[in-house]
RNA sequence: CUCUUAUCCGGAGUGGUGGAGGGACUGGCCCUGUGAAGCCCGGCAACCAGCUUUUGCAUUUACCGAAAGUAUGGUGCUAAUUCCUGCAGAAGUUAUCUUCUGACAGAUAAGAG
Numbered sequence: 001c002u003c004u005u006a007u008c009c010g011g012a013g014u015g016g017u018g019g020a021g022g023g024a025c026u027g028g029c030c031c032u033g034u035g036a037a038g039c040c041c042g043g044c045a046a047c048c049a050g051c052u053u054u055u056g057c058a059u060u061u062a063c064c065g066a067a068a069g070u071a072u073g074g075u076g077c078u079a080a081u082u083c084c085u086g087c088a089g090a091a092g093u094u095a096u097c098u099u100c101u102g103a104c105a106g107a108u109a110a111g112a113g
Base pairs, nucleotide, nucleotide: 001113002112003111004110005109006108007107008106013041015040016039017038021031022030023029025086027084028083042078043077044076047074048073049072050070051069052068053067054066055065056064082105087102088101089100090099091098092097
């Protein structure tokens, strides 16, 4: 980088450093010297591994499977629903907009190449 699967309306700081940008992209709309990104610390969460308990199989233990928990390790996340939106369809309104559904794109995890 590509593919597969799952999730994306919940959650998380008035900290330190740093100094001007940031919210993937488009169009919007926002955040930001009352201090952006990045880094550190703290926090959230529970995808994977670990651990604990229960349970299925089993004569028993182990292995394997399932559920619940924990938060030790690996990631991730820590304004706004993935901030809204881009494509297609449906319903309503009918100046144009609103709502809903699905896809696309994106993000993260685990696995494969």
Molecule: SAM riboswitch aptamer (S box leader)
Organism: Desulfallas thermosapovorans DSM 6562